[in-house]
RNA sequence: GCCCCUGUGGCCUAGUGGUAGGGCGUUUCCUUGGUAAGGAAGAGGUCCCGCGUUCAAAUCGCGGCAGGGGCU
Numbered sequence: 001g002c003c004c005c006u007g008u009g010g011c012c013u014a015g016u017g018g019u020a021g022g023g024c025g026u027u028u029c030c031u032u033g034g035u036a037a038g039g040a041a042g043a044g045g046u047c048c049c050g051c052g053u054u055c056a057a058a059u060c061g062c063g064g065c066a067g068g069g070g071c072u
Stems, first nucleotide, its partner, number of pairs: 001071007010024004018055001026042005048064005
């Protein structure tokens, strides 16, 4: 330098056009003499950034940025 893959709450991950789901963690409550375990409820993501296509984009296209892999 060229090619390919990936980017979604604090962490991991699903979602392949119709306003984002799960696990862990976290907060509150129940339970206990008190912890742990267990149970219930809640908060937390404008989906890496910008532009475009579309009635509608996490999802499609282009350009960046970051990470990983391959070739020379």
Background
Transfer RNA from a Candidatus Woesearchaeota archaeon, 72 nucleotides, folded computationally. Its mean pLDDT, the model's own confidence on a scale to 100, is 81. Its Rfam family is "tRNA". The organism belongs to Candidatus Woesearchaeota, within Archaea.